[in-house]
Context: one part of a larger RNA
RNA sequence: GCAUUGUCAAGGAAUUCGGCAAAAUGGCCCCGUAACUUCGGGAGAAGGGGCGCCCGGGAAACCGGGCCGCAGAGGACUGGCCCAAGCAACUGUUUAGCAAAAACACAGGUUUAUGCGAAACCGCAAGGUGAAGUAUAUGAGCUGACGCCUGCCCGGUGCCGGAAGGUUAAGGGGAGCGCUCAGGGGUAACCCGAAGGCGUGAACUUAAGCCCCGGUAAACGGCGGCCGUAACUAUAACGGUCCUAAGGUAGCGAAAUUCCUUGUCGGGUAAGUUCCGACCCGCACGAAAGGCGUAAUGAUUUGGGCGCUGUCUCGACAAUGCAUCCG
Numbered sequence: 001g002c003a004u005u006g007u008c009a010a011g012g013a014a015u016u017c018g019g020c021a022a023a024a025u026g027g028c029c030c031c032g033u034a035a036c037u038u039c040g041g042g043a044g045a046a047g048g049g050g051c052g053c054c055c056g057g058g059a060a061a062c063c064g065g066g067c068c069g070c071a072g073a074g075g076a077c078u079g080g081c082c083c084a085a086g087c088a089a090c091u092g093u094u095u096a097g098c099a100a101a102a103a104c105a106c107a108g109g110u111u112u113a114u115g116c117g118a119a120a121c122c123g124c125a126a127g128g129u130g131a132a133g134u135a136u137a138u139g140a141g142c143u144g145a146c147g148c149c150u151g152c153c154c155g156g157u158g159c160c161g162g163a164a165g166g167u168u169a170a171g172g173g174g175a176g177c178g179c180u181c182a183g184g185g186g187u188a189a190c191c192c193g194a195a196g197g198c199g200u201g202a203a204c205u206u207a208a209g210c211c212c213c214g215g216u217a218a219a220c221g222g223c224g225g226c227c228g229u230a231a232c233u234a235u236a237a238c239g240g241u242c243c244u245a246a247g248g249u250a251g252c253g254a255a256a257u258u259c260c261u262u263g264u265c266g267g268g269u270a271a272g273u274u275c276c277g278a279c280c281c282g283c284a285c286g287a288a289a290g291g292c293g294u295a296a297u298g299a300u301u302u303g304g305g306c307g308c309u310g311u312c313u314c315g316a317c318a319a320u321g322c323a324u325c326c327g
Base pairs, nucleotide, nucleotide: 001322002321003320004319005318006317007316008315010313011312014311019308027051028050029049030048031047036041038145052067053066054065055064056063057062068072080306081305082304083303084302085301086300087298088297092104093103108143109142110141111140112139113138114137120129121128122127146293147292148291149290151223152222153221156220157219158216159215160214161213162212165211166210167209171205172204176200177199178198179197180196183192184191185190224242225241226240227239228238251285252282263279264278265277266276267275
């Protein structure tokens, strides 16, 4: 000097991003326990009191008396507690080796596919899973207990349904055209050219699809602008106008979302960029990529308080081990 451990005056979080770490709490019995609540819970809430040994009584519980210590759950093991918010209902699951979470899952909700040789999936196939199941079943997607709810838009994209018309492949069909050629014409160059062959190939016929028609948003998605107006001012219930498929409803809102921003007001502090309650000007919340609440739960996140402490003021001493130096 380092590691591990122990103790500390006065103060008690002044430390620090943050009480990280440590301290503290701790057992049993009795008393006593709030808001809230899904009536189960919250609860070991919180907060108090008791605890040894001896004698007497008593079946015991217990009662009475006495004794000792600083201390009687005498050691070890063994919950700190409370308040207010966020997120996720919950128990579970996860990045074997930096993340345990507000991520995943979850019962529940909903949409969709599937009538059984099911759909879906694996395989070239045979075959297999689904399932020795049969729509109260199985697959897929989204949401995620529960409570109250889930608004408007089908113009685009997707999906479903439709089939009159348009478009449309191979195939069918062969009009026409080109080449070739017997032959014919011509003095020649060359021209014409039957049958056949080769090449090309129009009309016409013909499916799905697409166009088209309709439906569908717990399908992918989307859910406006400008101007004016009330007898102070301000504001605008009201009006005008443009655009749209429709212009954001309820609820919530500086939010795990707010740039400006430490918004403004209130609370808490002597002092508060965090926190809580409001306001609403929502840069850029919003209703199953669910909205808003919610008891219980959580090694969850944030703020506050009590207790407690070497975290600190501010350091000291001790034990054990190691390192270094001297002998």

Predicted 3D model of a 327-nucleotide part of an RNA (large-subunit ribosomal RNA, domain IV) from a Rikenellaceae bacterium. RNAcentral holds the full RNA, with entries from ENA. Its mean pLDDT, the model's own confidence on a scale to 100, is 89.